[in-house]
RNA sequence: AUGAAAUUCAGAUGAGAGACCUUUAUUUAAUAAGGCGCCGAAGGAGCAAAGCUUUUAAAAGCCGAAACUCUCAGGCAGAAGAAAUUUGAAUGGACC
Numbered sequence: 001a002u003g004a005a006a007u008u009c010a011g012a013u014g015a016g017a018g019a020c021c022u023u024u025a026u027u028u029a030a031u032a033a034g035g036c037g038c039c040g041a042a043g044g045a046g047c048a049a050a051g052c053u054u055u056u057a058a059a060a061g062c063c064g065a066a067a068c069u070c071u072c073a074g075g076c077a078g079a080a081g082a083a084a085u086u087u088g089a090a091u092g093g094a095c096c
Base pairs, nucleotide, nucleotide: 006091007090008089009088010087011086012085013084018036020035021034022033023032025031037076038075039074043072044070045069046068051062052061053060
């Protein structure tokens, strides 16, 4: 079941933080090298309670969430990207 969760594709909305400084090339931006300062909502990593294992017990170990924390990666005008919410379709086949 007139189709749950979940996944994929397309769309709507979508925050934060230096258009930083020096040098080279250069109209600017981006890129390259060096320097300092920042952001968290791609991704990634860490952890509570509970549960489980062992043990007389304690301790120890396993498992364990995020928009929390970290900032590896990514980002700091615009563009692009962007979690989350949501719309449509496809897959899916019972949970929410």

A computed fold for a 96-nucleotide RNA from a Halanaerobiales bacterium, annotated as Glycine riboswitch aptamer.
The prediction has a mean pLDDT of 81.
It was read from a public genome assembly, where an Rfam model found it.
Lineage of the source: Bacteria > Bacillati > Bacillota > Clostridia > Halanaerobiales.